[in-house]
Source information:
A computed fold for a 386-nucleotide part of an RNA from a soil metagenome, annotated as large-subunit ribosomal RNA, domain III.
Context: one part of a larger RNA
RNA sequence: GAGUAACGAUAAUGCGGGUGAAAAACCCGCACGCCGAAAGCCCAAGGUUUCCUGCGCAACGUUAAUCGGCGCAGGGUGAGUCGGCCCCUAAGGCGAGGCCGAAAGGCGUAGUCGAUGGGAAACAGGUUAAUAUUCCUGUACCUCACAUUACUGCGAUGGGGGGACGGAGAAGGCUAGGCCAGCCGGGUGUUGGAUGUCCCGGUUUAAGCGUGUAGGGAGUGUUCUUAGGCAAAUCCGGGAACACAAUCCUGAGGCGUGAUGACGAGCUCCCAUGUGGAGCGAAGUGGUUGAUGCCCUGCUUCCAGGAAAAUCCUCUAAGCUUCAGGUAAUGCGAGACCGUACCCCAAACCGACACAGGUGGGCGAGGAGAGAAUCCUAAGGCGCUU
Repeated sequence: GAGUAACGAUAAUGCGGGUGAAAAACCCGCACGCCGAAAGCCCAAGGUUUCCUGCGCAACGUUAAUCGGCGCAGGGUGAGUCGGCCCCUAAGGCGAGGCCGAAAGGCGUAGUCGAUGGGAAACAGGUUAAUAUUCCUGUACCUCACAUUACUGCGAUGGGGGGACGGAGAAGGCUAGGCCAGCCGGGUGUUGGAUGUCCCGGUUUAAGCGUGUAGGGAGUGUUCUUAGGCAAAUCCGGGAACACAAUCCUGAGGCGUGAUGACGAGCUCCCAUGUGGAGCGAAGUGGUUGAUGCCCUGCUUCCAGGAAAAUCCUCUAAGCUUCAGGUAAUGCGAGACCGUACCCCAAACCGACACAGGUGGGCGAGGAGAGAAUCCUAAGGCGCUU
């Protein structure tokens, strides 16, 4: 220079009360304003205690601060079913032997790793200051081991099936959700009207189990035969005969049950003040609209022709066939370990900052509207630290 510029989106504050040394900013209340395909809610990545409570205000906070993602202390993350670990493989990595190479090392078979993919199983309600598909209550389900009973050809690192998959388009059937009516509970007001076609609030319920529908797909079964499936096969494939004309497979949703339960507007009581605790508890039906979700990994169509392997089913080989093993039911037992707090379009991640930038996925209501545009709103969250 200069007590100058600036104090980081022009979404917006005002009043009353509380606390306090001190209040424009903290807490409570009322009113106002802003977002509302988000500035709401839930995850992944990343962060790593920032979460909750108590006590503090030097520094940090572009001002003050009694407040804080700040300081100090204490507390907090509960799983057979969520995710990982586990089984399986993709690109790719490593790679016994092997090949190559002055050395270092490079490539690569058998293998072994490697998810962003495939593989068993849980929902609803309640609860904490802070966790919950994890705790509690209720109702379920899966896998494995063992035992008993009944029946019995079992057996794989091998064969076969299956898993198993593209883009686009169209139609139908549903459901979530929304809306309306009915029903239940309450109200009838301090200006004009108003017992009415009035106003306000509520009308919620899962997985599982049973049924097997709208729809979609396929001929199915028995017997005989067989140069294929590196051996074998009763399996798969090829061939033949007979029988059956609806049979089988798949499949949302609905209905019943789950539920004489839970939740539920509100009411009562208690400590008397906190977002408190305990108890009782009405109605809980119908219509309409309707998805981008489900049936649908379906159907139609197109050419660029759209992973693999295991779990699973089946077949036999060696072998075992009084055993072992297999199938079914019942009973009993087991299900370890790791993650789980909190932020997550952001003041907690990446940007030196509490930075107008960047950051993948899911949910995403009402009025108007073709619409996830746009404007106004709900739930919810904020008024962007002078």
Annotation: Its Rfam family is "Bacterial large subunit ribosomal RNA". Rfam 15.1 lists 51,934 matches to the family in 10,816 species. The coordinates come from a structure-prediction model, not an experiment, and the mean pLDDT is 85. The RNAcentral record of the full RNA draws on MGnify.